[in-house]
RNA sequence: GGGACGAUAGCUCAGUCGGUAGAGCACGAGCCUUUUAAGCUUGGGGUCGUGGGUUCGAGCCCCACUCGUCUCA
Numbered sequence: 001g002g003g004a005c006g007a008u009a010g011c012u013c014a015g016u017c018g019g020u021a022g023a024g025c026a027c028g029a030g031c032c033u034u035u036u037a038a039g040c041u042u043g044g045g046g047u048c049g050u051g052g053g054u055u056c057g058a059g060c061c062c063c064a065c066u067c068g069u070c071u072c073a
Stems, first nucleotide, its partner, number of pairs: 001072007010025004019056001027043005049065005
């Protein structure tokens, strides 16, 4: 230098053929328990890596860039 894959909640990850973004764990509250833990119920938390483009509408399509992993020379 070329190529492939990845970047979404605090963490690990889903997200179909473009139609208003979710799960588990963690965290807050309540119930239960002598207390803690466990269990049950519930709640908060998102500029979807950055900047553009297409579209009525983009996590998803297109372009450039940044970072990470792998690979070729």
About this RNA
The RNA shown here (transfer RNA) has 73 nucleotides and comes from an uncultured bacterium. The coordinates come from a structure-prediction model, not an experiment, and the mean pLDDT is 80. The sequence was found in a public genome assembly. It matches the Rfam family "tRNA". By type it is a transfer RNA.